[in-house]
RNA sequence: GCCGGAGUAGCUUUAAAGGUAGAGCAAUCGCUUCGUAAGCGAGAGGCUGCGAGUUCGAUUCUCGCCUCCGGCU
Numbered sequence: 001g002c003c004g005g006a007g008u009a010g011c012u013u014u015a016a017a018g019g020u021a022g023a024g025c026a027a028u029c030g031c032u033u034c035g036u037a038a039g040c041g042a043g044a045g046g047c048u049g050c051g052a053g054u055u056c057g058a059u060u061c062u063c064g065c066c067u068c069c070g071g072c073u
Base pairs, nucleotide, nucleotide: 001072002071003070004069005068006067007066010025011024012023013022019056028042029041030040031039049065050064051063052062053061
């Protein structure tokens, strides 16, 4: 330098026919217990790596850039 893959909540991840982004764990609060763990319940937490384009509408399509992983020279 070229090719491919990945980037979404603190962590692991779902959503691809474009139509208000879900789950598990963790953390918080509560119930239960003499107390802790376990169990049960509740609410919160993400403008989807950054920028631009297409569109009435973009996590999703297109372009550029950044970071990480793998391959080729």
Predicted 3D model of a 73-nucleotide RNA (transfer RNA) from a bacterium. Rfam family: tRNA. Rfam links the family to the GO term triplet codon-amino acid adaptor activity. By type it is a transfer RNA.